The prediction has a mean pLDDT of 84. The RNA shown here (small-subunit ribosomal RNA) has 1390 nucleotides and comes from an uncultured prokaryote. RNAcentral holds the sequence, with entries from ENA.

[in-house]
RNA sequence: UGCAAGUCGAACGAGAACGGCUCUAGCUUGCUAGAAUGUCAGCUAAGUGGCGGCCGGGUGAGUAAUGUAUAGUUACUACCUUUUAGUGGGGGAUAGCCCGGUGAAAACCGGAUUAAUACCGCAUAAGCCCUACGGGGGAAAAGGGGCCUCUUCUUGAAAGCUCUUGCUAUUAGAUGAGCCCGCGUAAGAUUAGCUAGUUGGUGAGGUAAUGGCUCACCAAGGCAACGAUCUUUAGCUGGUCUGAGAGGAUGAUCAGCCACACUGGGACUGAGACACGGCCCAGACUCCUACGGGAGGCAGCAGUGGGGAAUAUUGGACAAUGGGCGGAAGCCUGAUCCAGCAAUACCGCGUGUGUGAAGAAGGCCUGAGGGUUGUAAAGCACUUUCAAUAGCGACGAAAUGCCUUAGCUUAAUACGCUAGGGUCUUGACUUAAACUAUAGAAGAAGCACCGGCUAACUCUGUGCCAGCAGCCGCGGUAAUACAGAGGGUGCAAGCGUUAAUCGGAAUUACUGGGCGUAAAGCGCACGUAGGUGGUUCAUUAAGUCAGAUGUGAAAGCCCCGGGCUCAACCUGGGAACUGCAUUUGAAACUGGUGAACUAGAGUAUGGUAGAGGUAAGUGGAAUUUCUAGUGUAGCGGUGAAAUGCGUAGAUAUUAGAAGGAACAUCAGUGGCGAAGGCGACUUACUGGACCAAUACUGACACUGAGGUGCGAAAGCGUGGGGAGCAAACAGGAUUAGAUACCCUGGUAGUCCACGCCGUAAACGAUGUCAACUAGCCGUUGGGAGCAUUUAAGCUUUUAGUGGCGCAGCUAACGCAUUAAGUUGACCGCCUGGGGAGUACGGCCGCAAGGCUAAAACUCAAAGGAAUUGACGGGGGCCCGCACAAGCGGUGGAGCAUGUGGUUUAAUUCGAUGCAACGCGAAGAACCUUACCAGCCCUUGACAUCCUGCGAACUUUCUGGAAACAGAUUGGUGCCUUCGGGAACGCAGUGACAGGUGCUGCAUGGCUGUCGUCAGCUCGUGUCGUGAGAUGUUGGGUUAAGUCCCGCAACGAGCGCAACCCUUGUCCUUAGUUGCCAGCAUAUAAUGGUGGGAAUUUUAAGGAGACUGCCGGUGAUAAACCGGAGGAAGGUGGGGACGACGUCAAGUCAUCAUGGCCCUUACGACCAGGGCUACACACGUGCUACAAUGGUUAAUACAGAGGGCUGCGAACUUGCGAGAGUAAGCGAAUCCCAGAAAAUUAAUCGUAGUCCGGAUUGGAGUCUGUAACUCGACUCCAUGAAGUCGGAAUCGCUAGUAAUCGCGGAUCAGCAUGCCGCGGUGAAUACGUUCCCGGGCCUUGUACACACCGCCCGUCACACCAUGGGAGUGGGUUGCACCAGAAGUAGCUAG
Repeated sequence: UGCAAGUCGAACGAGAACGGCUCUAGCUUGCUAGAAUGUCAGCUAAGUGGCGGCCGGGUGAGUAAUGUAUAGUUACUACCUUUUAGUGGGGGAUAGCCCGGUGAAAACCGGAUUAAUACCGCAUAAGCCCUACGGGGGAAAAGGGGCCUCUUCUUGAAAGCUCUUGCUAUUAGAUGAGCCCGCGUAAGAUUAGCUAGUUGGUGAGGUAAUGGCUCACCAAGGCAACGAUCUUUAGCUGGUCUGAGAGGAUGAUCAGCCACACUGGGACUGAGACACGGCCCAGACUCCUACGGGAGGCAGCAGUGGGGAAUAUUGGACAAUGGGCGGAAGCCUGAUCCAGCAAUACCGCGUGUGUGAAGAAGGCCUGAGGGUUGUAAAGCACUUUCAAUAGCGACGAAAUGCCUUAGCUUAAUACGCUAGGGUCUUGACUUAAACUAUAGAAGAAGCACCGGCUAACUCUGUGCCAGCAGCCGCGGUAAUACAGAGGGUGCAAGCGUUAAUCGGAAUUACUGGGCGUAAAGCGCACGUAGGUGGUUCAUUAAGUCAGAUGUGAAAGCCCCGGGCUCAACCUGGGAACUGCAUUUGAAACUGGUGAACUAGAGUAUGGUAGAGGUAAGUGGAAUUUCUAGUGUAGCGGUGAAAUGCGUAGAUAUUAGAAGGAACAUCAGUGGCGAAGGCGACUUACUGGACCAAUACUGACACUGAGGUGCGAAAGCGUGGGGAGCAAACAGGAUUAGAUACCCUGGUAGUCCACGCCGUAAACGAUGUCAACUAGCCGUUGGGAGCAUUUAAGCUUUUAGUGGCGCAGCUAACGCAUUAAGUUGACCGCCUGGGGAGUACGGCCGCAAGGCUAAAACUCAAAGGAAUUGACGGGGGCCCGCACAAGCGGUGGAGCAUGUGGUUUAAUUCGAUGCAACGCGAAGAACCUUACCAGCCCUUGACAUCCUGCGAACUUUCUGGAAACAGAUUGGUGCCUUCGGGAACGCAGUGACAGGUGCUGCAUGGCUGUCGUCAGCUCGUGUCGUGAGAUGUUGGGUUAAGUCCCGCAACGAGCGCAACCCUUGUCCUUAGUUGCCAGCAUAUAAUGGUGGGAAUUUUAAGGAGACUGCCGGUGAUAAACCGGAGGAAGGUGGGGACGACGUCAAGUCAUCAUGGCCCUUACGACCAGGGCUACACACGUGCUACAAUGGUUAAUACAGAGGGCUGCGAACUUGCGAGAGUAAGCGAAUCCCAGAAAAUUAAUCGUAGUCCGGAUUGGAGUCUGUAACUCGACUCCAUGAAGUCGGAAUCGCUAGUAAUCGCGGAUCAGCAUGCCGCGGUGAAUACGUUCCCGGGCCUUGUACACACCGCCCGUCACACCAUGGGAGUGGGUUGCACCAGAAGUAGCUAG
């Protein structure tokens, strides 16, 4: 903005428009203009009147009941059906039209005239209403057709007749709506009391009708713990979704009911409304305005704006179905039927089918062979649904109207109804459904996912970044988890996400859970309501059960059919609707009623035990204080002290007195009590329990929401009391501090009376009552029996109170007749952790506080029981140079060496507590070398392949630091089938080389460490739900999980030990280079020589040691102690040998290796420098500080090694390092090679020295191309520090420590280091308390990255949520009230 409610001229007056008819004019002779005509049997604007606008359509704001659902009871009801009776005769108005007026408009006012099915009387009343039973009251409207048989006028009409539609009154029904009632229908008690028309009665009014609906009077009621009132939320139902069901959630579409129509109020009309497209008033908003005043209501259909994550066309038609009006034609109908938009949902269909291995190409992966995509594609052979194009083309249409036939009705051939015939038509959808033809595989596949749950795996990129994520979680350089790709999986015209509901969830448990320790038993009792309740008989029939009837709308769900090609969908029938009501039966059980019983419960009688309670009185011990005496210097207190008390006489002791509190022994898992609790004795009062036997009552019982009472300690109030003890407080100690633990004091309080408080780990962490279910052993109070002289005892029974234990239960631990077992009754309580037993509110309290009791927010856990480890300033047992007992060192000095740090161009890299630091490095001047600056090369210094040239190789010169570059010389080798080939060099090309570049947290291998500690496991069996346990623990013993015994364990493996090497004794064999006793010989001397084979020795093989023997101890064992013999005695000494594992231990720089990175450089060559720096710090060593010594001289005694580019004798030479020359030896033969400490003698005399040797100057030697940076050694000179080392700390238990020298590897040279060798050669170990480390058992645990763990609080900063806060604004509600619109009723006036 348009449409959605009109219609009737067959109710009425009328005639503005259109059309018709008539007339006039113009003419183009059928057109225009004008006039007239409502008797025009077309029609109709506006108006009067009737019916309908109360249906249909929308929405869910309100409403927790004036609603709804189900089942009942009653007054009204237009149109419709039905019954009966009537429809007679009059009257006055009024709209419209016309005239006039006001106003911008909307609209309004005045005058005149007019009709009706509009309005009002009169008459009549079958039925109706009222009644005092006599009576009284009240109606109506006509319209449209037809016919003249009768009467009148006589073309035809009037009266009349007739048909029909209406109208009035009335009966019954149907339909629709009103009221009432039973039962059902949210949450909150941090809402417990609400209510004055409130509840009822009488009377009146009012209504269609009952009723406080309203009023007057009277009474004081009514509702509520079975939840009133209040607050919050919400339309209800059939149904829908889910679920096995019971339930839970929900109330879109469709259907029934209700409520609402801009917000609030109100009535009018009407059969029906307090009325979505009616009226009035108030308010907010929008619009018009001449500013005076007016208009409007999409939660109708479309559509617009806004809001939002988000929801459609300002379409067609009344053809069908239905509705309103009308007699009908018809008109109206955004109801409805259709179309449009949206994959929003459901259903169906297609995107091809068959064949096709060269397993194509491409992609991806690869172990490089291949695999996979994959018969997938291509190719070949077919088909054409759907879409496209062109045709053809239904169902949905039945009627109505008109004509007509028959029947019914009628006086009738009208009218009407029924049935039939004929005729005229009626399709929005529709460019539709279906069908036919044409062409061609032609036009038609996506989305999510691939770590587990959960079907589906690889590569690349990224590198705690980017990102993913439903939960667990993934990502820090090899990500099946991110991103991409290939492949795969699942759905499919969809797929995934988000939001929501149910399920799984037995996680609110009715079906169907729990409460000892996981959340959960009220602190305890009494008792109200309620719930539950013993035995028998009778009755009743509320519950219960069965049958019948009514209802439980339709649709939906389910079953059987039918129709669209199927299906979704539509449609017919059935079943179901588990409910409610009525009725007829049954009578077991529950309930009611009546009658009885005694087994539950109680009462009576007689006894028993007791720290049961209350009150009064009494008692002794002890502490303290006071008085008096004796007496003198301390007392007291502690781990040790001090504060404190004491010469003004303490403590101690004696006597006396005072005062308060508590009651030793008895005393006991003993007693009593409901619990809290109760302990000297006596008396009074009093509660309960138990036992025995009889009698009585006759279910009187159990539990118990609210309620009431009791209720430790502390605390509070008032008044007393106050000895001891003792919060607070004071002082002294301890301590880093010590607002604590310890000590000295000390006030409230503790005590009494009265009154509050009302909580505790008020615990058995276990509510009360009752029944049932193996036992054994204690103990307390009764009873009975037996035997006995008493006491003590035995058996049995009952009431308590304990321990163990079966079945059973329990997650396990555990409980187990005193249940946590099996059952019944009732109550209380729980529903993840924190926030929090907190806030707010309420109640209680003097206060302190108590009871009741949340939410926001936050976490993914919190918790229980048990298991294995680890840990403990837990316990037990045991071991180790672990401590102790000793000896010698380090830490102080100088130097050497390594590290850190610093410096530097570089000071290459690695190792970092023990377990890095004389470590990799068994040896950095160049090389090594990896580092730095510089020069230089690019298939490369090194490997393989290809091509070409050349032997290889080499001389000299120039430049340069060299690498290298240029020039130059010599040289032609080896094999050959004469083609060539092999090795080598140069050049070229590309595959590739190369990397001490990164990652030891990607790895192999190797190694360290716990630790040479005695442990670590398995099979079978057994136990446990399980993790796991047992074995492996226990009693002994050992160096040892070594062995013995025992044992639900029996066996076995890796470790221990042994086997191996070496050393210590003996034997056999064999004697050279080794040996030399005896025999001989030679020399100045020597196994030098002959010889010997005894010894030493060498190197092969044996013997020997095994707790074998004896004694003791032990358990008759294992074993231990002692002894004998023996070279050696209990593993004889030493070595090699290292379990399962731990430390992401160390090493990518020994080597190997995945991945990444560099490729004219992070690779290679060269020369120089650096790794050797130096305010400093640390580790490991050497030398010392001296007399157990230094120096000088002399004289002895080893072992094990090495040696040809080597060891190098003797001789000569130099002070010496060394040099020269050179014998011997590849070594039991020669050499290195005089061992040193020791011993003997001399000297030094406690000093910075005849100690100590650093540093520095000078001169040399050796190695090497080369000793400047930067070697070792020698000689002369120089002669630092240092006089035995703080805190701390290391090694060692016997041929060891300590001390002394010798050799070797590496190596041109360089050792105080390392690895070996021998010489001399001690001290000490009481012992296991303590430190450290380790093993076994046990215990606690909130630890498991395992105590280097875990974890608490404040503070600082940021953020989130909440509270307080001077206040302030808004909303809802109660009570009271000023003002008061429209409207209704009454009254008064007109």